Source information: Small-subunit ribosomal RNA, central domain from an uncultured prokaryote, 351 nucleotides, folded computationally. The RNAcentral record of the full RNA draws on ENA.
[in-house]
Context: one part of a larger RNA
RNA sequence: UUGGGCGUAAAGGGCUCGUAGGCCGCUUGGUAAGUCGGGUGUGAAAUUUCGGGGCUCAACCCCGGAACGCCACUCGAUACUGCCAUGGCUAGAGUACGGUAGAGGAGUGUGGAAUUCCUGGUGUAGCGGUGAAAUGCGCAGAUAUCAGGAGGAACACCAACGGCGAAGGCAGCACUCUGGGCCGAUACUGACGCUGAGGAGCGAAAGCAUGGGGAGCAAACAGGAUUAGAUACCCUGGUAGUCCACGCCGUAAAGAUGGGCACUAGGUGUGGGGCGCUAGAUUGCCUUUCGGUGUCGCAGCUAACGCGUUAAGUUCUCCGCCUGGGGAGUACGCCGGCAACGGUAAAACUC
Numbered sequence: 001u002u003g004g005g006c007g008u009a010a011a012g013g014g015c016u017c018g019u020a021g022g023c024c025g026c027u028u029g030g031u032a033a034g035u036c037g038g039g040u041g042u043g044a045a046a047u048u049u050c051g052g053g054g055c056u057c058a059a060c061c062c063c064g065g066a067a068c069g070c071c072a073c074u075c076g077a078u079a080c081u082g083c084c085a086u087g088g089c090u091a092g093a094g095u096a097c098g099g100u101a102g103a104g105g106a107g108u109g110u111g112g113a114a115u116u117c118c119u120g121g122u123g124u125a126g127c128g129g130u131g132a133a134a135u136g137c138g139c140a141g142a143u144a145u146c147a148g149g150a151g152g153a154a155c156a157c158c159a160a161c162g163g164c165g166a167a168g169g170c171a172g173c174a175c176u177c178u179g180g181g182c183c184g185a186u187a188c189u190g191a192c193g194c195u196g197a198g199g200a201g202c203g204a205a206a207g208c209a210u211g212g213g214g215a216g217c218a219a220a221c222a223g224g225a226u227u228a229g230a231u232a233c234c235c236u237g238g239u240a241g242u243c244c245a246c247g248c249c250g251u252a253a254a255g256a257u258g259g260g261c262a263c264u265a266g267g268u269g270u271g272g273g274g275c276g277c278u279a280g281a282u283u284g285c286c287u288u289u290c291g292g293u294g295u296c297g298c299a300g301c302u303a304a305c306g307c308g309u310u311a312a313g314u315u316c317u318c319c320g321c322c323u324g325g326g327g328a329g330u331a332c333g334c335c336g337g338c339a340a341c342g343g344u345a346a347a348a349c350u351c
Stems, first nucleotide, its partner, number of pairs: 004322003007305002012319001014202004021195003025089003028085004033081002035077007048066007092192001093189004097184004104178007111155001116150007126137002163170002207248002210245003216242002221237004258318003262314002266296005272290001276286001300307002324351003333344004
């Protein structure tokens, strides 16, 4: 390379939007570029192939016939693909209307419990901590308890294998602004779609920059223990940080499974909505289908584990990625970054 693959063996980009490109519903007419067929030309010789001949045979050589993917021109075919008619259609996609659930996002305000600290009251000798201790705190009155105050951070119960979001993620309460989903019954647009190299945006924690804030927790650090040692685990302290604003960073076991359409038994639970029946106070029961989310499983798949209408089943389509282990996600170069570092990404050598 031809291939074969990517849940766990190497391999799905952290996620989304979107440019080029690739792919694309039903139908009418035209065209004939792709496609298919015929003809003509070209297709040097050698080679190939068939027949014959020459070196004793063969290889080899010679003679004759055939063939020669391709290309050009020309005449046709029109199923499929393309193009044209900015043709027609409504099943894809979208818009309008009316509902609906939700920790979806941003901002502002506000509440109670608790920790800590401060002030005052009561009160007296311990408290704290551990396997046991000690460091530590306390007669300058601690711990405990009551009242008042300050401040920061997080929101018990509800709470769920529950909900929302593209992912990261999102949880007291109220208000303002705002994104998306789902459902219902019609109307409208008329393929407007899917994917997406580059690109752009978002992106936990930690970290960085400037200015605030700082209750609790707590890298570093200090002390006490433990131990042969103990740069740890345990204990007492404690600074960055954790919090806010604005700006960077761009990585994670970013959930080991990229996106889209279609098809292929079901059972059971759960959250949203619709219809019907019964009852009517919140509500309870049954059924069907739509979208979400768990679980068990037929078929099928899988090396097995397992997956199983939320596929890892059956197909198509587009992107990304893999190609023995180590060297190495490293060096060098380039790009990005204030830096930390990130992205891209080898080779020698070695087994």